[in-house]
Context: one part of a larger RNA
RNA sequence: CUGGGCGUAAAGCGCACGCAGGUGGUCGCGCAAGUGCCGUGUGAAAGCAGCUCGCUUAACGAGCUGAGGCCAUAGCAAACGGCGCGGCUCGAGCCCGUGAGAGGUCCGUGGAAUUGCCGGUGUAGUAGUGAAGUGCGUAGAGAUCGGCAGGAACACCCAAGGGGAAGCCAGCGGACUGGCACGGUGCUGACACUGAGUGCGAGAGCGUGGGGAGCGAACUGGAUUAGAUACCCAGGUAGUCCACGCCGUAAACGAUGGAUACUCGCCCUAUGGCGGUGUUAGAGCCGUUGUGGGGCCAAGCCAACGCGAUAAGUAUCCCGCCUGGGAACUACGAGCGCAAGCUUAAAACUC
Numbered sequence: 001c002u003g004g005g006c007g008u009a010a011a012g013c014g015c016a017c018g019c020a021g022g023u024g025g026u027c028g029c030g031c032a033a034g035u036g037c038c039g040u041g042u043g044a045a046a047g048c049a050g051c052u053c054g055c056u057u058a059a060c061g062a063g064c065u066g067a068g069g070c071c072a073u074a075g076c077a078a079a080c081g082g083c084g085c086g087g088c089u090c091g092a093g094c095c096c097g098u099g100a101g102a103g104g105u106c107c108g109u110g111g112a113a114u115u116g117c118c119g120g121u122g123u124a125g126u127a128g129u130g131a132a133g134u135g136c137g138u139a140g141a142g143a144u145c146g147g148c149a150g151g152a153a154c155a156c157c158c159a160a161g162g163g164g165a166a167g168c169c170a171g172c173g174g175a176c177u178g179g180c181a182c183g184g185u186g187c188u189g190a191c192a193c194u195g196a197g198u199g200c201g202a203g204a205g206c207g208u209g210g211g212g213a214g215c216g217a218a219c220u221g222g223a224u225u226a227g228a229u230a231c232c233c234a235g236g237u238a239g240u241c242c243a244c245g246c247c248g249u250a251a252a253c254g255a256u257g258g259a260u261a262c263u264c265g266c267c268c269u270a271u272g273g274c275g276g277u278g279u280u281a282g283a284g285c286c287g288u289u290g291u292g293g294g295g296c297c298a299a300g301c302c303a304a305c306g307c308g309a310u311a312a313g314u315a316u317c318c319c320g321c322c323u324g325g326g327a328a329c330u331a332c333g334a335g336c337g338c339a340a341g342c343u344u345a346a347a348a349c350u351c
Base pairs, nucleotide, nucleotide: 004322005321006320007305008304012319014200015199016198017197021194022193023192025088026087027086028085029084030083031082034080035077036076037075039073040072041071048066049065050064051063052062053061054060091191092188093187094186095184096183097182098181099180103177104176105175106174107173108172109171110154115149116148117147118146119145120144121143125136126135162169163168205246206245207244208243209242210241214240215239219235220234221233222232257318258317259316260315261314262313265296266295267294268293269292270291271290272289273288274287275286276285277284300307301306324351325350326349333344334343335342336341
């Protein structure tokens, strides 16, 4: 290189935007570098193919003829790809009108609960466990009532629910703001798809400053136990929270890259349009047509499990990745980082 693969066997980058590159809808005209055909030149020998011959045969060897690929040049063809020109609207984008939503950032605000403090009532326990003990409590705890403070998270609604590219997003109100769907078919006229790089990226962790109710690595004590550097109990620091700046990982999972087209049905659900029904107006219900989220299946696929219009089916384009297990998500080198470390990534040896 050819070939085979990537849901679970090795293998889809965590996710997006995007230069170069690769790929590219429909109609017409032109060009002829790709492509195809033909001619000419060239194409050493050996080799290869056919025929004939020589070693007893064969391998081997000899002679004759021929072919292929490559190159140069002249000509022909114009379907396909390319290039140039012109057109089109179904891809893509824009405009107008509607709609749903925990999409994002910032500001404000509410109640329940936990904890602490103050005050009242009140007395001997309380807390916790398998059972206890440590702890708290006569300096008045726990319980109960009233008040105050502070931090974090938002019960019910809540759903097989919704939104977002992913990470993720949930009390309520406001300001600013992104995306999406449907309807109108008004505008542009292939403007597209994919993509080194760049940005975003849970948690933990790091820096500076704040904050600190509850929880709680580390740590301490009490139990358990042969031991118990654990599981259980009582405490408890970082952290968890906020602002700004880093880090860049994950079972970042649907373990399933993105885009487009096509392929039997049934059921549920969210949200638009249209028609019908219903009503004072609605809500709702039925049918239909879009866009999402799920369940069960035909064909087909699959090693099986299973997937099955949200494909793992049938195809095309582009990217990423895999090539026995361990050593090794390692060493060395390089880049990045304040550090922790991250990214890239071997070999000896061994089975």

RNAcentral holds the full RNA, with entries from ENA, Greengenes and SILVA. Predicted 3D model of a 351-nucleotide part of an RNA (small-subunit ribosomal RNA, central domain) from an uncultured bacterium.